A computed fold for a 176-nucleotide RNA, annotated as Lysine riboswitch aptamer. Its Rfam family is "Lysine riboswitch aptamer". Rfam links the family to the GO term lysine biosynthetic process.
[in-house]
RNA sequence: UGAAAUGAUAGAGGUUGCGUGAUUCAUAAGUACACGGCCGGAUGUGUUCGGGCGCAGGGGAAAGCCGUGGAAAGGGGAGAGCGCCGAAAGAGAGCAGUUGCCGAGGCUGUUUUCUUGGGUGUGCGGUGAAGAACCGUAUAACUGUCAUCGGGAUGCGAUGGAGAGCUAUCUGAAGA
Numbered sequence: 001u002g003a004a005a006u007g008a009u010a011g012a013g014g015u016u017g018c019g020u021g022a023u024u025c026a027u028a029a030g031u032a033c034a035c036g037g038c039c040g041g042a043u044g045u046g047u048u049c050g051g052g053c054g055c056a057g058g059g060g061a062a063a064g065c066c067g068u069g070g071a072a073a074g075g076g077g078a079g080a081g082c083g084c085c086g087a088a089a090g091a092g093a094g095c096a097g098u099u100g101c102c103g104a105g106g107c108u109g110u111u112u113u114c115u116u117g118g119g120u121g122u123g124c125g126g127u128g129a130a131g132a133a134c135c136g137u138a139u140a141a142c143u144g145u146c147a148u149c150g151g152g153a154u155g156c157g158a159u160g161g162a163g164a165g166c167u168a169u170c171u172g173a174a175g176a
Base pairs, nucleotide, nucleotide: 001175007170008169009168010167011166014085017084018083019082020081023078024077025076033069034068035067036066037065038064043056044055045054046053048104049103050102051101088116089115090114091113092112093111094110095109096108097107098106099105117143118142120140121139122138123137124136125135126134127133145161146160147159148158149157150156
């Protein structure tokens, strides 16, 4: 001087980049529920289902109707701020917590494996109260990046790949 592997550090992608998020807004909903009235005549209830246990109930349960009051959670929009660029998301499995008890289901956390470069439109499926929003998937163009090819060309075009990627710097056997 120096290239491959390896490792370290830094960085880029952008029609809202990703996550989180004080606060706020609508929705949920004139619903649940409370009280009063009418009706009704034996069940109701512990926020979903079954069981068990308990409680309320002929001094009138549920259902239904009317009146007076009247929420909240989950889901969503905006968003100061914060953390970041496998940011993160999804699916499967395991474990723990929680839903008063047991089982199911739900929710939360965590470990692990797999999938997805990114956002967007459209179709289909799912979650959902939802014509919201989100998730999955197919497809379309777009976008960043790398490889190969075209080409005078670092621009441009074509094809293909995947984030275990890409870029920069450092490290660095051999060799000279």
Of the family's consensus pairs, 100% are formed in the model.